[in-house]
RNA sequence: AGAGUUUGAUCAUGGCUCAGAUUGAACGCUGGCGGCAUGCCUAACACAUGCAAGUCGAACGAUGAAGAAACAGCUUGCUGUUUUGGAUUAGUGGCGGACGGGUGAGUAAUGCAUGGGAAUCUGCCUGGGAGUGGGGGACAACAGUUGGAAACGACUGCUAAUACCGCAUACGCCCUAUGGGGGAAAGUGGGGGACCUUCGGGCCUCACGCUACCCCAGAUGAGCCCAUGUUAGAUUAGAUAGUUGGUGGGGUAAUGGCCUACCAAGUCUACGAUCUUUAGCUGGUUUGAGAGGAUGAUCAGCAACACUGGGACUGAGACACGGCCCAGACUCCUACGGGAGGCAGCAGUGGGGAAUCUUGGACAAUGGGGGCAACCCUGAUCCAGCCAUGCCGCGUGUGUGAAGAAGGCCUUAGGGUUGUAAAGCACUUUCAGUAGGGAGGAAAAGUUAGUCGUUAAUAACGGCUAACCCUGACGUUACCUACAGAAGAAGCACCGGCAAACUCCGUGCCAGCAGCCGCGGUAAUACGGAGGGUGCGAGCGUUAAUCGGAAUUACUGGGCGUAAAGCGUUCGUAGGCGGUCUAUUAAGCAAGAUGUGAAAGCCCAGGGCUCAACCUUGGAACUGCAUUUUGAACUGGUAGACUAGAGUACUGUAGAGGGUGGUGGAAUUUCCAGUGUAGCGGUGAAAUGCGUAGAGAUCUGAAGGAACAUCAGUGGCGAAGGCGACUACCUGGACUGAUAUUGACGCUGAGGUGCGAAAGCGUGGGGAGCAAACAGGAUUAGAUACCCUGGUAGUCCACGCCGUAAACGAUGUCAACUAGUUGUUGGGCUUAUAAAUAAGCUUAGUGACGAAGCUAACGCGAUAAGUUGACCGCCUGGGGAGUACGGUCGCAAGACUAAAACUCAAAUGAAUUGACGGGGGCCCGCACAAGCGGUGGAGCAUGUGGUUUAAUUCGAUGCAACGCGAAGAACCUUACCAGGUCUUGACAUCCAGAGAAUCCUGCAGAGAUGCGGGAGUGCCUUCGGGAAUUCUGAGACAGGUGCUGCAUGGCUGUCGUCAGCUCGUGUCGUGAGAUGUUGGGUUAAGUCCCGUAACGAGCGCAACCCUUAUCCUUAUUUGCCAUCAUUUAGUUGGGGACUAUAAGGAGACUGCCGGUGAUAAACCGGAGGAAGGUGGGGACGACGUCAAGUCAUUAUGGCCCUUACGACCUGGGCUACACACGUGCUACAAUGGCUAGUACAAAGGGUUGCCAACUCGCGAGAGUGCGCUAAUCCCAUAAAGCUAGUCGUAGUCCGGAUCGCAGUCUGCAACUCGACUGCGUGAAGUCGGAAUCGCUAGUAAUCGUGGAUCAGAAUGCCACGGUGAAUACGUUCCCGGGCCUUGUACACACCGCCCGUCACACCAUGGGAGUGGGUUGCAAAAGAAGUGGCUAGGCUAACCUUCGGGAGGCCGGUCACCACUUUGUGAUUCAUGACUGGGGUGAAGUCGUAACAAGGUAGCCCUAGGGGAACCUGG
Repeated sequence: AGAGUUUGAUCAUGGCUCAGAUUGAACGCUGGCGGCAUGCCUAACACAUGCAAGUCGAACGAUGAAGAAACAGCUUGCUGUUUUGGAUUAGUGGCGGACGGGUGAGUAAUGCAUGGGAAUCUGCCUGGGAGUGGGGGACAACAGUUGGAAACGACUGCUAAUACCGCAUACGCCCUAUGGGGGAAAGUGGGGGACCUUCGGGCCUCACGCUACCCCAGAUGAGCCCAUGUUAGAUUAGAUAGUUGGUGGGGUAAUGGCCUACCAAGUCUACGAUCUUUAGCUGGUUUGAGAGGAUGAUCAGCAACACUGGGACUGAGACACGGCCCAGACUCCUACGGGAGGCAGCAGUGGGGAAUCUUGGACAAUGGGGGCAACCCUGAUCCAGCCAUGCCGCGUGUGUGAAGAAGGCCUUAGGGUUGUAAAGCACUUUCAGUAGGGAGGAAAAGUUAGUCGUUAAUAACGGCUAACCCUGACGUUACCUACAGAAGAAGCACCGGCAAACUCCGUGCCAGCAGCCGCGGUAAUACGGAGGGUGCGAGCGUUAAUCGGAAUUACUGGGCGUAAAGCGUUCGUAGGCGGUCUAUUAAGCAAGAUGUGAAAGCCCAGGGCUCAACCUUGGAACUGCAUUUUGAACUGGUAGACUAGAGUACUGUAGAGGGUGGUGGAAUUUCCAGUGUAGCGGUGAAAUGCGUAGAGAUCUGAAGGAACAUCAGUGGCGAAGGCGACUACCUGGACUGAUAUUGACGCUGAGGUGCGAAAGCGUGGGGAGCAAACAGGAUUAGAUACCCUGGUAGUCCACGCCGUAAACGAUGUCAACUAGUUGUUGGGCUUAUAAAUAAGCUUAGUGACGAAGCUAACGCGAUAAGUUGACCGCCUGGGGAGUACGGUCGCAAGACUAAAACUCAAAUGAAUUGACGGGGGCCCGCACAAGCGGUGGAGCAUGUGGUUUAAUUCGAUGCAACGCGAAGAACCUUACCAGGUCUUGACAUCCAGAGAAUCCUGCAGAGAUGCGGGAGUGCCUUCGGGAAUUCUGAGACAGGUGCUGCAUGGCUGUCGUCAGCUCGUGUCGUGAGAUGUUGGGUUAAGUCCCGUAACGAGCGCAACCCUUAUCCUUAUUUGCCAUCAUUUAGUUGGGGACUAUAAGGAGACUGCCGGUGAUAAACCGGAGGAAGGUGGGGACGACGUCAAGUCAUUAUGGCCCUUACGACCUGGGCUACACACGUGCUACAAUGGCUAGUACAAAGGGUUGCCAACUCGCGAGAGUGCGCUAAUCCCAUAAAGCUAGUCGUAGUCCGGAUCGCAGUCUGCAACUCGACUGCGUGAAGUCGGAAUCGCUAGUAAUCGUGGAUCAGAAUGCCACGGUGAAUACGUUCCCGGGCCUUGUACACACCGCCCGUCACACCAUGGGAGUGGGUUGCAAAAGAAGUGGCUAGGCUAACCUUCGGGAGGCCGGUCACCACUUUGUGAUUCAUGACUGGGGUGAAGUCGUAACAAGGUAGCCCUAGGGGAACCUGG
């Protein structure tokens, strides 16, 4: 510090996710030791048991133990008495139970934090001051009687005090009318010389106490008040009657409506009152660079609470956790009459929960309470126990060790890896274990002695010093030493990317994984296992949570033209901000000082535990608040001035600015009348409609409503919406010029308010045209649409609502600054000019380009989206949803405000490359057109589909399958079916044994096969045997036309012989990419030229290759024959001239001429030439596309079968046949058929072959047999053609299917199922609907010939020559392709994408008759305990008394307040609810096709109507 994820790729926007740190954690696996910490976050749920607050005998009465002493009895160790001694404690009394400990329920302010303040109290403690005199009456305990189960009482009697009550005194104190009045106390203990004594003491002294509310101060603690800060919601906007203030009174320690009576009507609130929700607050903790965010366990400060609610008492302090009273719920005891209780103290139990410990030890230390003290108490505390809960430290060995062991895993089978790892050898002993030793935490207190203080005192007490004695829970402490032995001690997660780490096996969209992207459908580095590796390590992972990354809430530090986001637009309130100068002030601001900001924590520097964690000392810091001093630049305040902002007055100008009234012409429609006759109208084409009752057309006139052509213009005006004939009146704003004047009067603007297109609503008019709805006609599969004919609301007017639009510049308003060029509208000035006008300058608008700059890009660019300032509004992933609920407004439609659950990992912007378009431009092609001939109709052949079948083997399936694989299925082929057989196999290699091989042959059988018979024994040899071959046997293995062409190689098809496809460097762009390759010409061509931020290059094109066309040279047999001979015959001699053959050359290059063109490339024409513009043809197929085809040519991974999915045999099938399609053949005839005669090829093939001649047969053919291994012989007569004859337009002398009979040939075999021949038979068919195919020249058409395959079997295929045309104006259209451009929501790329209803399943949610809880307002009822007031009833020790009583007190009664509780009626919230609404998600459902391309009717926004649905129609 970033990374992954939207896309084919890119940049941006934007969300989701990850890596880090942390935790009072939990869970899974694992677990050696120690130190230091932490440990019910949930049920403030309920609690058994034990303990957690007592102490003081130096306050008191009582009791008076142990012990001691004395005396007496006397059994000399016992009893008794007395004295002493004081243990013990229930009670009275004092102090303390208000601290310490716990919890997080309540509390949004009676709280807390920080800083201030005045009207207060404060036990014990400290300092100072005054006093402490003298009396009295009771009540517990106790004794007696008595009630009750118990808890607990009742009555009578006795008694003490530091308990209680008077009296005296009163420095200070309190009250006061300033005269005065009021009010205290307590003693106890230690010691003691003299004196006194009732023998108890007095007295003196010391100590501890006490006192008027003791007093004055301090310290500590507490109460009260103020300011600021302190969660969320406005879908909570008004709240408040003791409420706000005053006066009197009361009350309190004290201020105060704290309470009360009266008076006034205030008080709080948009700077958020009230209401609702959540929550203890803070120091801090955690995260973060910081600012911030989250949090408030342990430790510390404050507040609150103590079963729930209420209440007071006591007290210095409480409305009191381990006190009291009452009410309620719950639990327990009970003799049913009554009682008891409160773990949110420490342990512990149940329960809840994912989850949180021992019913431990000790007061040794620290602290607290009581006490003079010793001491007692202390679950505070200190320790120990449990738990890897966290942090920190240590260990589980160290060195050496290659035969790189074994085993595992992988493997290309060689090896690699685990791995110096192990074993082995040498060494060490931390920790744990055993044994021994052994600090510190301990200071005091006490006793004795000395000294000082006090004192009359040497006593007592206190201080100091010394000595002695004594105190440790932890604890078998820490620590040290010795001993033994590598001995007792390693796991967890991960390994596709992010993110370090890879292979095998299993599985087969299953099982599963997953934080995000995603993985798994037979070769998974992603699932499970294994080996290996990586990371961390006594832990490791997961889950949960917080911060970070996230600049995705932006103060630091974001945005708003198109990504989410500028209110439709004025005016304007509060608020915010505000021109120049001077003076002043000091609120903001700046500097200094002071106080405070607790401690702990964080940070820094030391120190102590062996280190660290941890502890400790000091410092710094605590960014804050307050007070005070100073300053005066800036902001603010105050005062004064100014004119540049903003206004006002005056002059003139332009304008569809607004409102009202009047006027006008053109056009449509209707009506009256005339002329006139058969159609009009409408459309892609039609029809509905109108018209012989006279339309349409034409002409005159009339009526009525609405809108204002031309001018007209990125022209004008207005805030926006918007505004268009002319004219009159009323009226707003802008601009201009020169002066004058006011003197900051300004800008923005939450709420508020006015205006606000169209549609729509209400009332009343009006209604020509147009036109939702509606009707009809078309179109269509349908057509609730598009088109047509009609047509109502509406559109128009007046008045009133509505308040929305893609209300757009998708751009808030205002102000300032920042290059230019150019157009236009309205003014002004200057110059020139006679004028019109022109030029220049300057303003206010309105447009186009463009610099800098900005922007993700597109683009913006003085009219900013640039650079700045002021203010407002708005945004924070997509969907759900601008929806629900609530509220406000509206007559309604609806508008405004405005969520959540749930769901997805995207949604989006701009630009790029492709692809596509029922987008555009240019160009090409037998693509169309122009032609010629076909197919589609018939019969037959052949292939396919379908059907059938035991099987009809398999594959190919738009072009690019279908006379295709198959260049040839009777058996074989053959893969299929039926039946019969074999199992190391029909075929290959290896091993063992036997036999040569081989040939002939018998029987059974359909055959395979089985059982036999016979002939034969070979070759090499080192004599062991070997080679080849056959049989037998066992196992390794063979075998598979079984599957997967979507695992593959190879080969092939297709786009397409189309002209394209790319690269290097450079340049441009943030980038994907672009440029080059586009443009102007040209070409068959990305062919070439020119231009050019490109310059070059590669694969393609072309050329090189083959063939054909001309010539030359060479060669001359089997070919040829002009000349010379010879002949029936190039037969022979001869010849190489010619033809031909086959080798090598030549030739053609736009080379030459003219024209056009840009002086180019090139094109056009011509010459020459055998050939002319790639001469004709072939081979040759760029980058790639189609998961195209082929596992059945072959090869091959994986899977599958193994007495069968392998192999053999016989027979059958591949040849079936209602049908459909493709490709062909033959025809339909006279350009013909038939008969007769006759002419001219090329290229091939031939020894298991071609077969001459001859003979036979009508013929297919047969017989016989020459020649030929081929320029020699044979196949082999070419046919159309030509010359004659005939037929005469007919189902024929056309056509030949089908069938019958008889044959030939091949072959083991011709039935299923061959070809051919002869005779006979003689079907359909008379040129073929829609549609469709081929062909541009030696081509189409037509004619025959040959070959491969092959025993035989072509109408197919491949090849050959003969005869030999027509047409092309041209590129509008169809198809395909290329280039450029445009749109795109497509990228699996239009066979794309995608919308809505309906049906089904699931999920969350709204409404809902209601139902059940919680909280709460108001109005009432009710009234325990308690406090206060009143009191005529009852009781009553101290004091007073005139002895009657009184004062005072207590009880009772009553009134006020009030908790629980009850009723009525509202509000609010949660849950639930038959039914119902929409929403979301889901693999393949149904209906259409709305959107994306001109998406086939451009789309979209608002509004209204309509419709199964997307949607359609109007404005």
A computed fold for a 1515-nucleotide RNA from an uncultured prokaryote, annotated as small-subunit ribosomal RNA. The RNAcentral record of the sequence draws on ENA. Model confidence (mean pLDDT): 85 of 100. Its Rfam family is "Bacterial small subunit ribosomal RNA". Rfam links the family to the GO terms structural constituent of ribosome and ribosome.